A computed fold for a 355-nucleotide part of an RNA from a Candidatus Doudnabacteria bacterium, annotated as small-subunit ribosomal RNA, central domain.
The sequence was found in a public genome assembly.
Its mean pLDDT, the model's own confidence on a scale to 100, is 83.
NCBI's taxonomy places the organism under Bacteria, Bacteria candidate phyla, Candidatus Doudnaibacteriota.
Context: one part of a larger RNA
Order: sequence, then C1' cells, then structure tokens
RNA sequence: UUGGGCGUAAAGCGUGCCGAUAGGUGGCUCGAAAAGUGUGUGGUUAAAUUCAGGGGCUCAACUCCUGAACCGCCUUGCAAACUCUCGAGCUUGAGGAACAAAGAGGAAGCUAGAACGAACGGUGUAGCAGUGAAAUGCGUUGAUAUCGUUCGGAAUACCGAUAGCGAAGGCAGGCUUCUGGGUGUUUCCUGACACUGCUAGGACGAAAGCGUGGGGAGUGAAUGGGAUUAGAUACCCCAGUAAUCCACGCUGUAAACGAUGCUGACUAGGCACGAGAGAGUAUCGACCCUCUUUCGCGCCGAAGCUAACGCGUUAAGUCAGCCGCCUGGGGAGUACGGUCGCAAGACUAAAACUC
Repeated sequence: UUGGGCGUAAAGCGUGCCGAUAGGUGGCUCGAAAAGUGUGUGGUUAAAUUCAGGGGCUCAACUCCUGAACCGCCUUGCAAACUCUCGAGCUUGAGGAACAAAGAGGAAGCUAGAACGAACGGUGUAGCAGUGAAAUGCGUUGAUAUCGUUCGGAAUACCGAUAGCGAAGGCAGGCUUCUGGGUGUUUCCUGACACUGCUAGGACGAAAGCGUGGGGAGUGAAUGGGAUUAGAUACCCCAGUAAUCCACGCUGUAAACGAUGCUGACUAGGCACGAGAGAGUAUCGACCCUCUUUCGCGCCGAAGCUAACGCGUUAAGUCAGCCGCCUGGGGAGUACGGUCGCAAGACUAAAACUC
C1' cells in the first nucleotide's frame, strides 16, 4: 500500500532485438447509433442504525414521532460535447518507394609490416639480467650484444579525435565476398496500419569460469624460489601452470553506468565536431567560405527544476501514454521450496530475532 517517489539518499529489468499474443493507451473530418456519460419519470432500496426537527423518562444515555440522507439496482423518456462502437473519408503519425552520402555495425575468407620469442649459422668475449640496495636466475657446453636464414603465436604504432557505428554487450592494420541498421533529399505510394508491453517463450549479452578438441609468442591467477619484514601466505625481483587465442557447446553475471525505462508534444540562446540537403559568393566547373535547414554527438548556459551537487531542446523543465521498481538498518539478495546449470552457481525470494 487510494500517498509519495526512483542521476548521487531505498528504487529504471544488462539490451529491448522477435515484438507475434493478452492488456492499457490512441491523429484529423463527417455521418449513424446511444454502451459509457449527463438530466428527468416511475418502482424498489424491510426495520433498526446515521443526520435534521420535535416529543417522553427530573437531565443524559435510552426511547418514540416526522422528515431527510446514504448505497445502489431496475424501468422508461430526452441530450449528443467527450470516450466506446459502426460506416465514409483525410494526411500531419507510421510504413513503403526512388535517389544520395557516411560509418572500428555484423559474419566468413585471404593477406601485410613492426615488435616479441625460439631454432640454426656467422662475428665476438666475460659478463648479462635485475633492484631502493641485493639475491635467486642466465652465461666459457660461449650468454648479453650484433648480423643472416627459418619457424611461431598474439596484437594492430602513426592516421586517431573531446570523432564514427551499434539495441545493449561492444566494434580499430589492409583487401574481398555476404549482410543488418540509421540519416538526408524528393513529397511519389499506402492511409492510423500507431505507442507501450506482463506472464509464458525465444534471441543477444564484457570479463572470469566450465566441457571437448586444437593452439600456446608475450603476459600471467595458482605455485616454486630470491628479497623486504618482528612476521610477509603481500607489495619488489627471478621463474612459471591454468588462463589469455581458435572451433563448437555451456554459463547469463558486472560500478552490464548517463548509476538517468520507452514513445510523443511543448519550452531562450551561444560555440564546436560528424553525415547530408538548399541558397549565396567564388569559379570554366568545383573545392573553400557565408547563410539556412534535417539528423547525430559534445561543451556553456534563459526560464524552470533540484536537499544540494547539478540538470537544462540529447532535461533531472512542462505535460501525456504504457511498463518496471522502491517503502527504516541489520538478519539477506541469505534460508527453504521451485526452475535452470556438467559444475561454479544463476533466477525467484522470506521469517524469527535484533537496533
């Protein structure tokens, strides 16, 4: 629990992709109808109770009388603004078409150079590495350094941005193929086809983790050793397994964050950047530049909001629709039960008790 809220105090589900379905909500015009709605009629709504006026017990409680009210329900007439329903239409919402530009959007394949490591070979000799200082470690079986050849795995310097793309997670060397989405211009087509969206279900979902098979350069949980220290299960150093990478299958969680649900409308501006379009200037024609405009992405700010911080046309302003969530701290995101999972665990989710 009919209230008030959800950026940071408790509170926006990780995404909202499928949106199919239930449900809630629904643009403009005309007509019909009259379910909702409004206003009358008639009936009913037992008594007591309640309220108003009055009466009776000495008062009151109590009680009696009259009237009213309350909660409706049924019947019947009228009205037609709004909502619903039915019919007809419209184009601004939505969708489509044509043309155009941008982009690390996704998947697969091919490929490049730098760095790194290893093997082999050459040169070459006593150190190298490491630290606050050291030591463990590596090195005369020739290291470090340097040159050449070959092999290997992972990641892509510069461009690079406060940039771009994606629903989110996220996405970056180059090329090719396949493929998703958004944007601009035209105002050509459809004609409300829209918004939101539970349960149940499907999809996606960083890192770590799990299964099977590969791969393994560098890094590196665990682990071993060296230091430090009173100790040092650490911080520092030398090594180093899993992992990190690939394929397929699980897991399904994050400070999954803008800690801000989605959609629509309205409410000063200024500056910068990205993608277009239009006009002007300029030009042989363009680029550039100036202005206008749409979409996106940032910064600063009117009004307003806010406990403050701050937010401020990308709102946390002013409204509308729909969903989710919160309701003192601890116990506890735990127990139990259920569902899912190979497991780890995930989801759902209390109470006693206590302050």